RNA sequence: CGCCGUUCUCAGGGCGGGGCGGAAUUCCCCACCGGCGGUAUGCGGGCACAGGCCCGCCAGCCCGCGAGCGGCUCUGCCAUCCAUCGGCAGAGUGUCAGCAGAUCUGGUGAGAGGCCAGAGCCGACGGUCAAAGUCCGGAUGAAAGAGAACGAGC
Numbered sequence: 001c002g003c004c005g006u007u008c009u010c011a012g013g014g015c016g017g018g019g020c021g022g023a024a025u026u027c028c029c030c031a032c033c034g035g036c037g038g039u040a041u042g043c044g045g046g047c048a049c050a051g052g053c054c055c056g057c058c059a060g061c062c063c064g065c066g067a068g069c070g071g072c073u074c075u076g077c078c079a080u081c082c083a084u085c086g087g088c089a090g091a092g093u094g095u096c097a098g099c100a101g102a103u104c105u106g107g108u109g110a111g112a113g114g115c116c117a118g119a120g121c122c123g124a125c126g127g128u129c130a131a132a133g134u135c136c137g138g139a140u141g142a143a144a145g146a147g148a149a150c151g152a153g154c
Base pairs, nucleotide, nucleotide: 002154003153004151005150006149007148008147009146010145016030017029018028019027031134032133033123034122035065036064037063038062042057043056044055045054046053047052060121061120068099069098070096071093072092073091074090075089076088077087078086103119104118105117106116107115125137126136127135
């Protein structure tokens, strides 16, 4: 330095103004927000000085991941004469991506999916006097992962 193990800590932002209305932070106009890992032609630093190399930062819509819902399996209860189907609750499951996501145009350049300019687009579930990315709730939860300590482990 790398790997492995154990424990601990941390790990999400946003409705401000106006309109209609009995009622909307939910509709309409304007506004606001962007988890985690990877990836560089950008930025900062170092080395080399021939190409270049290394470190850090760095994308909502490039590749993946996460929570939620759903699916599937199991268990219990309800219902039924019984079973299937169905309803409710709980547990498990990602080798189930189904909801499930969303980017183009121009410029520069050897090369752009990331840079510059412009114009667009996306956002679980339940609740609500009225339909929610921004309010309330599950959630003092879970978790992608990040870090630290310890180990007479490799």
Model confidence (mean pLDDT): 75 of 100. A computed fold for a 154-nucleotide RNA from Ruegeria lacuscaerulensis, annotated as FMN riboswitch aptamer (RFN element). Taxonomically the source falls in Ruegeria (Bacteria, Pseudomonadati, Alphaproteobacteria, Roseobacteraceae). The model forms 100% of the base pairs in the Rfam consensus. The sequence is in RNAcentral, with records from Ribocentre. Its Rfam family is "FMN riboswitch aptamer (RFN element)". The family has 146 seed sequences and 6,230 matches in Rfam 15.1. Its family is annotated with FMN binding in the Gene Ontology.